RNAcentral holds the sequence, with entries from ENA. Predicted 3D model of a 73-nucleotide RNA (transfer RNA) from Actinoallomurus acaciae. Its mean pLDDT, the model's own confidence on a scale to 100, is 81. The organism belongs to Actinoallomurus, within Bacteria. Its Rfam family is "tRNA". It is annotated as a transfer RNA.

RNA sequence: GGUCGUGCGGAGCAGCGGAGUGCUCACCUGCCUGUCACGCAGGGGACCGCGGGUUCGAAUCCCGUCACGACCG
Numbered sequence: 001g002g003u004c005g006u007g008c009g010g011a012g013c014a015g016c017g018g019a020g021u022g023c024u025c026a027c028c029u030g031c032c033u034g035u036c037a038c039g040c041a042g043g044g045g046a047c048c049g050c051g052g053g054u055u056c057g058a059a060u061c062c063c064g065u066c067a068c069g070a071c072c073g
Stems, first nucleotide, its partner, number of pairs: 001072007010025004018056001027043005049065005
């Protein structure tokens, strides 16, 4: 340098173009308990790497770009 893949709350993952982004863990509050843990109830946190485009509508499709990884040279 080329080809391909991945990028989504603090962490790990899901998400046929129709929408309040979801799940688990972690965190916070309350309940429970003599206390902690477990358990139960509730809550906060993401403009989906970034910038454009297509579309009535984009996390999802297209282009560019960045980071990481694999392979090729």